[in-house]
The part of an RNA shown here (small-subunit ribosomal RNA, central domain) has 351 nucleotides and comes from Streptomyces sp. 6I. The source organism's lineage runs through Bacteria, Bacillati, Actinomycetota, Actinomycetes and Streptomyces. The full RNA is in RNAcentral, with records from Greengenes. Model confidence (mean pLDDT): 88 of 100. Rfam family: Bacterial small subunit ribosomal RNA.

Context: one part of a larger RNA
Order: sequence, then C1' cells, then structure tokens
RNA sequence: UUGGGCGUAAAGAGCUCGUACGGGGGUUGGCCCGUCCGAUGUGAAAGCCCGGGGGUUAACCCCCGGUCUGCAUUUUAUACCGGUAGGUUUGAGGGGGGGAGGGGAUAUCGGAAUUCCUGGCGUAGCGGUGCAACGCGCAGAUAUCAGGAGGAACACCGGUGGCGAAGGUGUAUCUGUGGACCAUUACUGACGCUGAGGAGCGAAAGCGUGGGGAGCGAACAGGAUUAGAUACCCUGGUAGUCCACGCCGUAAACGUUGGGAACUAGGUGUUGGCGACAUUCCACGUCGUCGGUGCCGCAGCUAACGCAUUAAGUUCCCCGCCUGGGGAGUACGGCCGCAAGGCUAAAACUC
Repeated sequence: UUGGGCGUAAAGAGCUCGUACGGGGGUUGGCCCGUCCGAUGUGAAAGCCCGGGGGUUAACCCCCGGUCUGCAUUUUAUACCGGUAGGUUUGAGGGGGGGAGGGGAUAUCGGAAUUCCUGGCGUAGCGGUGCAACGCGCAGAUAUCAGGAGGAACACCGGUGGCGAAGGUGUAUCUGUGGACCAUUACUGACGCUGAGGAGCGAAAGCGUGGGGAGCGAACAGGAUUAGAUACCCUGGUAGUCCACGCCGUAAACGUUGGGAACUAGGUGUUGGCGACAUUCCACGUCGUCGGUGCCGCAGCUAACGCAUUAAGUUCCCCGCCUGGGGAGUACGGCCGCAAGGCUAAAACUC
C1' cells in the first nucleotide's frame, strides 16, 4: 500500500537478447468499440437527505420529492483513443563509399627475464633480514661465459587514450568474424521503445576428466619476532595459477547512478570522421559539424556533499526495486548444482 522514494540515508536486477503485456511519428477517408449528449425501461421495501403532517415534546410513525452515482435498449456528435483502407518520411532499418580500434575465435612466430640441465672459467662463501637464523655450498655453490630444455607473461610505446552489452581486452603475423562511427543518399515505409516470465553471456575462487607445471604460491613444514604469534618478516613448498572439454553463476559484477526519447547558458582538453577557409602542393593552422571520452561552470535540482547537454535539471513511456534496527539474506519448502553452494524467502522473539 490511491503515498513517497531508489549517487552516498532502505532501494537500479552483473549484462544482453527477446515472448506476453504496456505505451508509441506526421496525414486523408470512411466506421463509431471506447468517449460525449438526450430519451425509455429497470434500479423492491425499509434506510438516508429536503419539505409537510400525527402523537403535549423527543425518540417514534405517516406522506410528497430526491438519492440509489448502476445496468440494458435506443437517438445524436466524431475532436481524442481504437479498429479499418490508403498515402507520407523526419523515427527505425538499409544499398553503395570511407577511415579508427588491446572487440571476440583459431593457428603460427619473436625477444627480454626467471628456473633447471650440460660444459668452460673460478674459489669460499652465497642467500636473506630491522638484526638474524633455518636454507644452499669444497660431492665446487654464488658470480661469469657458451650451449640446451621448458613454462608463463608480453617492458618501452601506454595516454582521466581506444574497443566491447557487461564480465573484460595489450608482442607480432595469417585466416575467417561481430559491433560502432562518418559522409552520401538510391531503397523499405512506423517495420519503432520497454520488457513480467524465458534464453544466452558472465572476473576471481572452486569442482570433474585429461594434459602441463618455469615463476608465484592458499594449506603445510621450518627459522625468526613476541608474554604468546596457529600472523605480519625469512627459507622451502602442495593444491592452484596455464591448456582442452564440461560444471559453478557469484563480486565494492561500482559511475554504488536501469533502458529509450525530447528540451534546457557556456568554456576548455582529448579521440574517430567529414566540410569550409588559408596554403603553389603536402604537412601545420583557423572555423564549423557529427560520434565518443574527460575537466570546469550558469540556470535548475539536492538534506548536504555535489550533479549540471555523458544530469542527480525539465517532461513522457516501460521494467526492476525499497518501506525502522536486529533476528536474516537465515529457517522451512521448492527449483538448480557432482559438491561447495546458488536462487526464491519468512516468523517467533527483541530494541
């Protein structure tokens, strides 16, 4: 619970696609479902309201009128809504033309570095810390040179820079591939927006099977520190981190700000296009315009902080969500999952 809200107080679903529903551009004709006007029927009585009457008054009782906001049939109107028939191009899509990008997938390649192995050189330490010790080393380590193996990640460029719906995405190249943007308008002709259910995608960790394993490193072991030290520091080190396939479906999944459309001062960066001016040409430059991404700032909004054409301003449409704290995102039930657990989601009690 016909209210008020959702950046930070409770509250925007992690994201997208999309079914039903909801709501939807400008124009013409005809219809009249909704809508408007009138009429008729019905809307029991009692009640209630107005007026009058009776009982000495009142309660009470009787009468007239109204109410009963409704339903059905019918007349009228046709602006709006709707359905119908046509036509339109601004919304939406689209052809041909451009340029940008770490967008996703597969395969191949490269160099630096760490580690290990082999060989050379070489000798007593190395490593590590606040100080140390555990550890490694005369069976020759560390340092240094050459060769080899293997895995993972790609320094500089690199940027409040790019791309992607979000998660995310960075060596180079090949192959095939998604989306956005700009200019131009052939073409379609409202095809559009949102989206309950539903479906798909979804970091890290975790799980299953099989590989792989350099470095790092939960657990674990040891050394320190300490009153203790199940930690912080150090030496090791297993899962894991990597790959393939299949699960899981959660995050401070954050801009803590759902999506779409329109309108409302400016200034200044940057990124991708295009146009004009200037320039002998190119480059640079100046101005304009469209798309993105930042900062500052007016009106307005806001509890304040702040937001401010990328709105948290002014409006419209649709969805999701909130309704004191704890109990509790728990119990029970259901659905999903191999499990871990996830989704949905209370109450008693208490302040």